[in-house]
Context: one part of a larger RNA
Molecule: small-subunit ribosomal RNA, 5' domain
Organism: uncultured bacterium
């Protein structure tokens, strides 16, 4: 000098874009953060419309899809990680393309009803009911296995609706796309005041297991394997794209954003599923906290806000699904603390303003003085002008293209159905670029320094005291270095200090 997720002191007008729990991966009150589908199913009360018949129909339940994404954090991890270059013994819901298929039956169960248990959480027995839930049989290849003879495996022809051969789904196979698993080479911090480490250890055979290779597991056999090119141990640490600095080489770092990994109160485990050994799923154990009728239960903010604690230190218990994206749904739509916005903080960067021109009798006051004057200083007063920003009142592009509905045209053989095109109508949480008017210099300047390094000095006070200080060093009676005043210098909505990196 440059830099920072900074903090502290003094000061503080406006805006844009960013950014904000780095410490205790410490504990958490409260609200919200994952639902959706009635075009899968039976029922159906509260309630609404209706005189009635009847129509609509929240909640709950079964079922499907989703909840493995998105969001957070960096504890662990020195290699089961990451980066890069390769490989294959594998799987892949939803999506796309192509081939084939969907026949005949059955038994339950929740909701519901009845009777109970319990303080609650919850739960028992009996009865009866549905399905795109479950089961059996048939069919069976270009699928799987195979001793090549053969053997084995499926489905919901369901839903809506109709004019329909359409639409949405179901089963099976092949290919694609996407995502993932696994393997290999090389690279990847410090320490020898850590020198030896290793029995599933290294390899083989048989078997098991997995989607898949493999000591991944197991029985037997052999005795190997690693290491001064640093094994093993100890310490520290998520890795990368990148960031800071520097002429570069390098050194230091890994906040925000993106990719990968890991974690979800602590430890362990599996279930379901295409995918998890699963942040707001389950089971067990532990610590902690809460409720209790003392028998027993409940919970997990390293989601968004917020709270306590610790700390030098880090924000609102805000608005909206309008946009982008995601889940479900044929759709309308519903959900979405993702996200988009607003709020707070000079925390950072950038921009703008705090006026402009004239004005000497160089006013008053202050400070200095050789007492003549000098300086503050065109500075002020005074005269003329302007209207940025802020204030106030109006106008106003854009973030919106869609979906739905209506009309018209075209296409799908016909068509009320579907698709395409055009026109009309509908959708903004948050704002607002920009323009016009109004008034009036009015509302807007500080901080640090002045011995040398280093731009900028005089007077008074103090008297090795009080104090200053980054280094050299100042202060013991005329201190340009302490304190104050005036003046000056630098930067400026900031200026200094501290910490850290180059």
């Nucleotide at each position: 000098g440059a830099a920072u997720g900074a903090a502290c002191g003094u000061u503080g007008g406006c805006g844009g874009c960013g950014u904000g729990g780095a410490u205790u991966a410490g504990g958490c009150a409260u609200g919200c953060a994952a639902g959706u589908c009635g075009c899968g199913c039976g029922u159906g009360u509260a309630c609404c419309c209706g005189c009635a018949a009847g129509g609509g129909g929240a909640a709950a339940g079964c079922g499907g899809c989703g909840u493995a994404a998105g969001g957070g954090a960096c504890a662990g991890u020195a290699a089961u990680g990451u980066g890069u270059a390769g490989g294959u013994a594998u799987c892949u819901a939803c999506c796309c393309u192509c081939g084939g298929g969907a026949c005949g039956g059955g038994a339950a169960u929740a909701g519901c009803c009845a009777c109970g248990g319990g303080a609650a959480a919850c739960u028992g027995u009996g009865g009866g009911u549905a399905a795109u839930g479950c089961c059996c049989g048939a069919u069976a290849a270009c699928a799987u296995c195979u001793c090549c003879g053969g053997a084995u495996c499926a489905a919901a022809u369901g839903g809506u609706g109709u004019g329909a051969u359409u639409c949405c789904g179901c089963c099976u196979g092949a290919g694609g796309a996407u995502g993932a698993g696994c393997c290999u080479g090389c690279a990847u911090c410090c320490u020898a005041u850590u020198a030896g480490c290793u029995a599933g250890u290294u390899g083989g055979u048989g078997g098991g297991g997995u989607a898949a290779u493999g000591g991944c597991c197991u029985a037997c056999c052999a005795a190997g394997g690693c290491a001064u090119u640093g094994a093993u141990g100890g310490g520290u640490a998520g890795g990368g794209g990148g960031u800071g600095u520097g002429a570069g080489a390098g050194c230091a770092c890994g906040a925000c954003c993106c990719c990968c990994g890991u974690c979800a109160c602590u430890g362990g485990g599996a279930c379901u599923g295409a995918g998890a050994c699963a942040c707001u799923g389950c089971c067990c154990a532990g610590a902690c906290a809460c409720c209790u009728a003392c028998g027993g239960g409940u919970g997990g903010c390293u989601g968004c806000a917020g709270u306590c604690g610790a700390g030098g230190a880090u924000c609102u218990u805000c608005g909206g699904c309008a946009a982008u994206g995601g889940g479900c749904g044929c759709a309308a739509g519903c959900c979405u603390g993702a996200c988009c916005g607003a709020g707070c903080g000079a925390c950072g960067c950038c921009g703008c303003g705090u006026g402009c021109g004239g004005g000497a009798u160089g006013a008053a006051g202050g400070c200095c003085u050789u007492c003549g004057g000098g300086u503050u200083g065109u500075a002020a007063a005074c005269c003329g002008c302007u209207g940025u920003c802020a204030g106030u009142g109006g106008g106003g592009a854009g973030g919106a293209a869609a979906u739905g509905c209506c009309u018209g045209g075209g296409g799908g053989u016909u068509c009320u159905c579907c698709c395409c095109c055009a026109g009309g109508u509908u959708u903004g949480a948050c704002c607002u670029a920009u323009c016009c008017g109004c008034a009036g210099a009015g509302g807007a300047a500080g901080c640090a320094a002045g011995g040398g390094c280093u731009a900028a000095g005089u007077u008074c006070g103090u008297g090795c005291c009080a104090g200053c200080a980054g280094c050299c060093g100042c202060g013991g009676u005329a201190a340009g270095a302490c304190g104050a005043a005036c003046c000056u210098u630098g930067c400026a909505a900031a200026c200094g200090u501290u910490a850290u990196u180059c």